SAH (S-adenosyl-L-homocysteine) riboswitch aptamer from Winogradskya consettensis, 91 nucleotides, folded computationally. Its Rfam family is "SAH (S-adenosyl-L-homocysteine) riboswitch aptamer". Rfam 15.1 lists 1,354 matches to the family in 1,132 species. Its family is annotated with S-adenosylhomocysteine metabolic process and regulation of gene expression in the Gene Ontology. Model confidence (mean pLDDT): 77 of 100. The organism belongs to Winogradskya, within Bacteria.

RNA backbone atom coordinates (compact mmCIF):
# COMPACT_ATOMS: atom_id res chain seq x y z
C1' N A 1 0.00 0.00 0.00
C1' N A 2 -3.81 -3.61 -1.53
C1' N A 3 -7.49 -7.37 -0.11
C1' N A 4 -10.45 -9.85 3.74
C1' N A 5 -12.90 -10.62 8.83
C1' N A 6 -14.69 -8.46 13.32
C1' N A 7 -15.80 -4.11 16.13
C1' N A 8 -16.80 1.19 16.86
C1' N A 9 -18.72 5.93 15.03
C1' N A 10 -26.61 6.75 20.00
C1' N A 11 -31.31 4.63 17.92
C1' N A 12 -35.54 4.70 14.45
C1' N A 13 -39.19 5.90 10.32
C1' N A 14 -40.12 7.76 5.42
C1' N A 15 -38.46 9.73 0.36
C1' N A 16 -35.17 10.13 -3.82
C1' N A 17 -31.17 7.94 -6.03
C1' N A 18 -25.11 7.64 -8.43
C1' N A 19 -21.90 3.44 -8.30
C1' N A 20 -21.84 -1.68 -7.40
C1' N A 21 -25.11 -5.99 -7.53
C1' N A 22 -29.36 -9.01 -9.60
C1' N A 23 -32.89 -9.63 -13.70
C1' N A 24 -34.56 -8.86 -18.63
C1' N A 25 -32.80 -7.35 -23.60
C1' N A 26 -29.00 -7.14 -27.78
C1' N A 27 -24.38 -9.01 -29.87
C1' N A 28 -19.84 -12.46 -29.96
C1' N A 29 -17.63 -17.27 -28.59
C1' N A 30 -18.03 -22.35 -26.71
C1' N A 31 -21.26 -26.37 -26.49
C1' N A 32 -23.51 -31.77 -23.91
C1' N A 33 -28.01 -27.91 -28.44
C1' N A 34 -30.61 -27.68 -22.29
C1' N A 35 -33.76 -19.43 -21.83
C1' N A 36 -26.53 -23.93 -20.56
C1' N A 37 -21.46 -21.46 -19.82
C1' N A 38 -18.61 -17.12 -20.77
C1' N A 39 -17.34 -12.03 -22.72
C1' N A 40 -19.15 -7.14 -24.27
C1' N A 41 -23.10 -3.28 -24.26
C1' N A 42 -26.14 0.48 -22.56
C1' N A 43 -31.12 4.91 -22.38
C1' N A 44 -35.07 -0.84 -19.29
C1' N A 45 -36.78 -3.20 -14.37
C1' N A 46 -35.42 -4.37 -9.32
C1' N A 47 -32.51 -3.34 -5.02
C1' N A 48 -29.92 0.47 -2.69
C1' N A 49 -27.99 6.64 1.85
C1' N A 50 -21.80 3.22 6.35
C1' N A 51 -19.99 2.21 -0.54
C1' N A 52 -16.81 6.43 4.39
C1' N A 53 -13.47 6.94 8.65
C1' N A 54 -11.07 4.81 12.89
C1' N A 55 -9.30 0.40 15.75
C1' N A 56 -7.91 -4.94 16.14
C1' N A 57 -6.62 -9.33 13.51
C1' N A 58 -5.39 -12.34 8.97
C1' N A 59 -3.24 -12.69 3.88
C1' N A 60 -0.24 -10.54 -0.01
C1' N A 61 3.17 -6.86 -2.29
C1' N A 62 6.88 -3.09 -1.83
C1' N A 63 10.25 -0.35 1.05
C1' N A 64 13.18 0.61 5.48
C1' N A 65 16.93 -0.84 9.49
C1' N A 66 16.64 0.35 15.80
C1' N A 67 11.86 -0.14 16.87
C1' N A 68 11.50 2.41 23.53
C1' N A 69 9.06 4.23 28.24
C1' N A 70 5.74 7.40 30.96
C1' N A 71 1.80 10.93 31.13
C1' N A 72 -2.25 13.47 28.94
C1' N A 73 -5.99 13.69 25.33
C1' N A 74 -9.29 11.68 21.67
C1' N A 75 -12.10 11.76 16.34
C1' N A 76 -13.94 13.60 11.43
C1' N A 77 -17.53 13.03 7.75
C1' N A 78 -22.20 10.46 5.69
C1' N A 79 -28.63 13.70 0.03
C1' N A 80 -33.74 15.35 2.03
C1' N A 81 -37.76 15.36 5.85
C1' N A 82 -39.30 13.69 10.65
C1' N A 83 -39.16 11.16 15.58
C1' N A 84 -36.37 9.83 19.72
C1' N A 85 -31.99 8.79 23.49
C1' N A 86 -27.77 11.22 26.01
C1' N A 87 -24.89 15.86 27.40
C1' N A 88 -24.54 21.26 27.88
C1' N A 89 -26.55 26.28 27.63
C1' N A 90 -30.56 29.86 27.39
C1' N A 91 -35.77 31.14 28.02
RNA sequence: CGGGUCGAGGGGCGCUGCGACGGACGGGUCCACGAGAUCCGGACCGCCACGCUCGACCCGACGGUCACUACUUCAAGGGCGCCUCCUGACG